[in-house]
RNA sequence: GCGGUCCGUUAGGGGUGGCUGGAAAGCCUGAGAUCACACCCUCCGCACCUGACCCGGAUCAUGCCGGCGUAGGAAAACGGAAACCGCAGGAU
Numbered sequence: 001g002c003g004g005u006c007c008g009u010u011a012g013g014g015g016u017g018g019c020u021g022g023a024a025a026g027c028c029u030g031a032g033a034u035c036a037c038a039c040c041c042u043c044c045g046c047a048c049c050u051g052a053c054c055c056g057g058a059u060c061a062u063g064c065c066g067g068c069g070u071a072g073g074a075a076a077a078c079g080g081a082a083a084c085c086g087c088a089g090g091a092u
Stems, first nucleotide, its partner, number of pairs: 001087004005081006011042004017028004048073003054067004
């Protein structure tokens, strides 16, 4: 010095399932479970979608867990930074 990483601005992308219950409400996983000026993601093996009414396991049940999966798609520009990591250069 550049990049990672982190933070910010503007713009954009995305999901909202299962169980109990008459309802109210509660329970499970999760960052988020239908609207919050929330949460996650924005170049990509971690947003998310498709395959998929998929396969294996667990569960009262469910993308609940694992596989598929470095699969095929999927939304960007700018600015800043203490530490840390990587790369490159210089001096001794």
The RNA shown here (TPP riboswitch aptamer (THI element)) has 92 nucleotides and comes from a bacterium. Its mean pLDDT, the model's own confidence on a scale to 100, is 76.